[in-house]
RNA sequence: GAUCCUGGCUCAGAGCGAACGCUGGCGGCAAGCUUAACACAUGCAAGUCGAGCGAGAAACUAGACUUCGGUCUAGUGGAAAGCGGCGAACGGGUGAGUAACGCGUGGGAAUUUACCUAGGAGUGAGGAAUAACUGUUGGAAACGACAGCUAAUACCGCAUACGCCCUACGGGGGAAAGGCUUCGGCCGCUCUAUGAGAAGCCCGCGUCCGAUUAGUUUGUUGGUAGGGUAAUGGCCUACCAAGACUACGAUCGGUAGCUGGUCUGAGAGGACGAUCAGCCACACUGGGACUGAGACACGGCCCAGACUCCUACGGGAGGCAGCAGUGGGGAAUAUUGGACAAUGGGCGAAAGCCUGAUCCAGCUAUGCCGCGUGAGUGAAGAAGGCCUUAGGGUUGUAAAGCUCUUUCGGCAGGGAAGAUAAUGACGGUACCUGCAAAAGAAGCCCCGGCUAACUCCGUGCCAGCAGCCGCGGUAAUACGGAGGGGGCUAGCGUUGCUCGGAAUUACUGGGCGUAAAGCGAGCGUAGGCGGCCUGUCAAGUUGGGUGUGAAAGCCCGGGGCUCAACCCCGGAAUUGCACUCAAAACUAGCAAGCUAGAGACCGAGAGAGGUGAGUGGAAUUUCCAGUGUAGAGGUGAAAUUCGUAGAUAUUGGAAAGAACACCAGUGGCGAAAGCGGCUGUCUGGCUAGUUUCUGACGCUGAGGCGCGAAAGCGUGGGGAGCAAACAGGAUUAGAUACCCUGGUAGUCCACGCCGUAAACGAUGAUUGCUAGGCGUUGGGGGGAACGCCUCUCAGUGUCGUCGCUAACGCAUUAAGCAAUCCGCCUGGGGAGUACGGUCGCAAGAUUAAAACUCAAAUGUAUUGACGGGGACCCGCACAAGUAGUGGAGCAUGUGGUUUAAUUCGAAGAUACGCGCAGAACCUUACCAACACUUGACAUGUUCGUCGCGACUCUAAGAGAUUAGAGUUUUCGGUUCGGCCGGACGAAACACAGGUGCUGCAUGGCUGUCGUCAGCUCGUGUCGUGAGAUGUUGGGUUAAGUCCCGCAACGAGCGCAACCCUUACUUUUAGUUGCUACCAUUUAGUUGAGCACUCUAGAAGAACUGCCGGUGAUAAGCUGGAGGAAGGUGGGGAUGACGUCAAGUCCUCAUGGCCCUUAUGUGUUGGGCUACACACGUGCUACAAUGGUAUUUACAAUGGGAUGCAAAGAGGCAACUACAAGCCAACCCUUAAAGAAUACCUCAGUUCGGAUUGUACUCUGCAACUCGAGUACAUGAAGCUGGAAUUACUAGUAAUCGCGGAUCAGCGCGCCGCGGUGAAUACGUUCCCGGGUCUUGUACACACCGCCCGUCACACCAUGGAAGUUGGUUACACCUUAAGGCAAAGUGUAAAACCUUUGACUACGGUACGAUCGGCGACUGGGGUGAAGUCGUAACAAGGUAGCC
Repeated sequence: GAUCCUGGCUCAGAGCGAACGCUGGCGGCAAGCUUAACACAUGCAAGUCGAGCGAGAAACUAGACUUCGGUCUAGUGGAAAGCGGCGAACGGGUGAGUAACGCGUGGGAAUUUACCUAGGAGUGAGGAAUAACUGUUGGAAACGACAGCUAAUACCGCAUACGCCCUACGGGGGAAAGGCUUCGGCCGCUCUAUGAGAAGCCCGCGUCCGAUUAGUUUGUUGGUAGGGUAAUGGCCUACCAAGACUACGAUCGGUAGCUGGUCUGAGAGGACGAUCAGCCACACUGGGACUGAGACACGGCCCAGACUCCUACGGGAGGCAGCAGUGGGGAAUAUUGGACAAUGGGCGAAAGCCUGAUCCAGCUAUGCCGCGUGAGUGAAGAAGGCCUUAGGGUUGUAAAGCUCUUUCGGCAGGGAAGAUAAUGACGGUACCUGCAAAAGAAGCCCCGGCUAACUCCGUGCCAGCAGCCGCGGUAAUACGGAGGGGGCUAGCGUUGCUCGGAAUUACUGGGCGUAAAGCGAGCGUAGGCGGCCUGUCAAGUUGGGUGUGAAAGCCCGGGGCUCAACCCCGGAAUUGCACUCAAAACUAGCAAGCUAGAGACCGAGAGAGGUGAGUGGAAUUUCCAGUGUAGAGGUGAAAUUCGUAGAUAUUGGAAAGAACACCAGUGGCGAAAGCGGCUGUCUGGCUAGUUUCUGACGCUGAGGCGCGAAAGCGUGGGGAGCAAACAGGAUUAGAUACCCUGGUAGUCCACGCCGUAAACGAUGAUUGCUAGGCGUUGGGGGGAACGCCUCUCAGUGUCGUCGCUAACGCAUUAAGCAAUCCGCCUGGGGAGUACGGUCGCAAGAUUAAAACUCAAAUGUAUUGACGGGGACCCGCACAAGUAGUGGAGCAUGUGGUUUAAUUCGAAGAUACGCGCAGAACCUUACCAACACUUGACAUGUUCGUCGCGACUCUAAGAGAUUAGAGUUUUCGGUUCGGCCGGACGAAACACAGGUGCUGCAUGGCUGUCGUCAGCUCGUGUCGUGAGAUGUUGGGUUAAGUCCCGCAACGAGCGCAACCCUUACUUUUAGUUGCUACCAUUUAGUUGAGCACUCUAGAAGAACUGCCGGUGAUAAGCUGGAGGAAGGUGGGGAUGACGUCAAGUCCUCAUGGCCCUUAUGUGUUGGGCUACACACGUGCUACAAUGGUAUUUACAAUGGGAUGCAAAGAGGCAACUACAAGCCAACCCUUAAAGAAUACCUCAGUUCGGAUUGUACUCUGCAACUCGAGUACAUGAAGCUGGAAUUACUAGUAAUCGCGGAUCAGCGCGCCGCGGUGAAUACGUUCCCGGGUCUUGUACACACCGCCCGUCACACCAUGGAAGUUGGUUACACCUUAAGGCAAAGUGUAAAACCUUUGACUACGGUACGAUCGGCGACUGGGGUGAAGUCGUAACAAGGUAGCC
């Protein structure tokens, strides 16, 4: 990397009281402050009744008076206010509070009820006041005070009482109101009472989160008596009792109005509680009562508080969570509209009045629904755009054009229903008709995958995108634009939120050996579950019935708006609760039995089970004594250490403490931890056996209780060995380690704590069922041929079938099939951490989060790669050898430096005598200067000239080049046409040109692993799959070469062979080759010959073919024969799948980009040759196996006409002049080392030749920068080379010369050729590289991998913290408003009012706490962050196995 699994993250769907961005034609139906229960200007939102009452303004009429202003009287009239009645407790708003009988549902008894309703009875006769009003008076105002007058359906007695209430059953108590009238009656009133509706109270069940809230409660729980209420009740008071609630979660804390329903979902569920409907609660905040049928009262009252307003400063006023509206808050939510026409409400006998309830209209795409923005035809497939392989494709029938229609909108006319007689805000609205013209009406998002839809340009890790994965670093389908396409459409996207997908909380429907997850282990409480049989009961269960489960909504059927949304009618449903009837299998209860579960008796058995006591030997150490002498000890190697004051070693003796060799065993025992010398004491559990007994007594087990390795802690002992800490010695870059020498706690005992471990089988306990085989421990039975076989129970192992599992694996000792109970898990990190609680002497344990952060983290198996893992094998890989390199001088390449330029590339192996088979100019790409611009080179168009060219000369210039003159020469073809071709010149434009960039866009070619033996495929088989098998295994080979075996059988690319060369022979052919024989010569020179050599064609020959041994009867190996050659005979060519983004854009080709009077072209000169230095590759040496001189022998490959050149001549020589021969077996062409002789004699030399001087030679247009060579002279370093390192296994290394390519000339390089010609290989331990198998892995960019922690820096959230600042709250005390209650006083016929006092009591104050937040110097750890520091802890045996 790929695979399977686990597991989280993310997306596609539906929805919304939404908001934001872009856009916007119409209508219908809905909806519209989710935030500040924040504060509110202004207007309106609850009045009405004159048929209850008194009084009666304005105005009008009549009369009188008049100063003509008006006044008075009577009447009509009825405003405003008042007394009185009813209403104002409804309707409307809001959701702060409330976790509650608040709500939902189903029940209940101890109640009340104005108006309404069915009925009964009554309505007689009296009285005393008071507001309005008048007068006086206080105050700024609000509002009062005093005096006087008056009415009632206002108030008070008396009488009466069917039914009513109280009662001790004797009795006692309690009413009333009238008004209007058409005089018929109507509306009232009082008492009683029926019903309806309404309200209060009680109960069962249901109703969020937190145990890091475990105990709460004193009127608390109950009783008696009394009070109080409409009514029950500790509701209140007194007394008595001590109860009540709670693990089935009290109390406390947080959050929240509840429901019908709404959204989602297959459902079960989950989330929500806008609009509509039911209930509750609230009305600036807190407390309180009054009135009343009803309130502790939204638009009433009193008190306190905060806030706002008025004020004359003395006092007063107010409450939009009603409808509009304002400010504020906020991402965000409308008009200070019309009308009571309809529906409904209040009052009234009624007319009627009131009604921001309501009905309408206005604003807003906020949502749902409907409609439109045109329809048909139309190919020259127009233009334009975009793309293009330049042909074309696409936009696209789309447009234009032609024909047609008029919905919506516009204009005009008519004009409803909603209302039964009247009354219509909406509204001249809905609707109908007519008219005009395609006329006024389309956008938004997306196009890498998920996910429908692709191209170009721009940009260049920039700008940006992104829901997740991820895009962007010069060819971006992912950014931006464009063209095209896809989707939806008056909307489209984004954001937020809910459900879904998510079986990632699993009731339906999950898991726990290794992925997260079995408590360390037992006993046991509550609880849960529980054997067989009979009867009974009817709680659970099942069936039927009844009541209820509001309406609306959902669903079904039907109907009405043109359809739909919407609305109306009916049905179904409402899975629930209660009551009732029935059944009796199962569960529960009760009763009576049973023995299979469980337990007990009896006699046996095994055992390191536990406890405390005694005792034994070996060893270690120390001490004493003897012997004895120089070391011992320790390690990889050492040192610290001990020892001449006698160690170590050895002998004898003594002491002490701790542990128990052998036996000993996947043996035993125990719940686990754990238990091991021997003896006995006390004691627990287990097993098998036979009968007997009890009779379900059982299983599990939240809390709880005891046990619980090691380390650690406390007190007291003990201390031999070992040994944290510590010290020293080593190692190391360091070494606070590993190793060594010492050594204290501790380890041991007693008592007491701790309570944790990878406390593991990583596997909870119990029960039943489901193949076997082989061991082993303990017991029992049977058989027997008695060292045996077999059956069985209880343990303990191993292999394995079914089955299970993601796989690995498990498999009667389950991880199988089932049952019961308990514990635990829900992505990684943060973190088993913080805070709080509990425990602990402490260390710490236990319980146990969040913020923040990541898109993964994990398990299993697979293929590779890797390992300082293993096995096997190979290679000049090591070893054994030989010669070197590294030291010197020079040559050459590179780096660096320098320079105007020192052109460019190559960079570990696989760059560096490489590209370059050859830079003085040229080459040449670089630099300086100069010059040209359609160009040095190609094609095309137009025009001109027919030649062009070559040569010579002159002039200018450094030259390219320019100007002129001259000489020479027949442009070609022809249809005879300037017709075709060709050449040159000129002009303009297309273009040329580029050794400019990108080898990381490419082709081709090449290097390397590696001439290593590997790399794959088809079919089959195995595996859920990646994959495996084949290709592994046993042998063998140079080889995946061959043989055998095998779930494989075959095949391909590689290996080998086929090809070339070399070694042998035969044959053919003999010139330029050769010469044995015959002649001949200085010479195979010539005649002659083709036998030999040789040449170059053909053929043969080698195949483990033959023999022995070995092996498995194989493949093969080994030895031998024969053979020129023997096991691939030697050498070459030949390079599998692939690796290194290896090399090359400067060989060539080529995409893209760039330059175009220059990055192109030409010329001269310079540079690539520089030089403090570093490295690579070579040459020559350092010498005697040598040097010099003389003489002398033997090759092969190649090359040759602008060529190779002999001989002889000149020169010391390089070379020169002349010149045979050779278009090649003919010439170049004498090889050198070697051999022989002489000298040199170990020295910086007769070694070595650098360097330098002088004089020359050759090539070339030209040797200054910058060639090679020669001669003479000069004569440097160097005396065999540190660490390190290279090549080579036989005709090889070493050594010697020769040839060739390139080339005018130039090499120590390169490519070839032959001559002379070794040493060594025991062997595979080690180094390097490679192959196969196996193993481990946290690696896969693959160990040059991965990865940990501190420190430093930046940011983020969080804990602690002296303190500081807020919220909530318990308790105690103080003070106490309003208010009701109580008492006293006053007062009365009795009361009321009034006064005083008392207890209660809101706010407030004081004190001490609890709890939750904010901030906080400093501080702790944590997280995140491309390239910081230090090390290297982990992953391989990770280099000291790792981990708890």

Overview:
The RNA shown here (small-subunit ribosomal RNA) has 1444 nucleotides and comes from an uncultured bacterium. The RNAcentral record of the sequence draws on ENA and SILVA. Rfam family: Bacterial small subunit ribosomal RNA.